[in-house]
Molecule: transfer RNA
Organism: Actinomycetota bacterium
RNA sequence: GGCCCGUUCGUCUAGUGGACUAGGACACAAGAUUUUCAAUCUUGGAACAGGAGUUCGAUUCUCCUACGGGCUGCCA
Numbered sequence: 001g002g003c004c005c006g007u008u009c010g011u012c013u014a015g016u017g018g019a020c021u022a023g024g025a026c027a028c029a030a031g032a033u034u035u036u037c038a039a040u041c042u043u044g045g046a047a048c049a050g051g052a053g054u055u056c057g058a059u060u061c062u063c064c065u066a067c068g069g070g071c072u073g074c075c076a
Base pairs, nucleotide, nucleotide: 001072002071003070004069005068006067007066010026011025012024013023018056028044029043030042031041032040049065050064051063052062053061
């Protein structure tokens, strides 16, 4: 350099064009319960790497960029 794969809440992940105002678990915060802690229950905040394109509609498809990973080539 070439080819391929990946990137979603703090962490692990679901979803792969159509009601996504993006779901779940753990964690976190507040409240309830408890003498206290733990446990339990309720509630809450928090994410689609960036840009462009296609489309009526993009987290989802295409391209570019960034980052990470895999395979491989050239020079020395």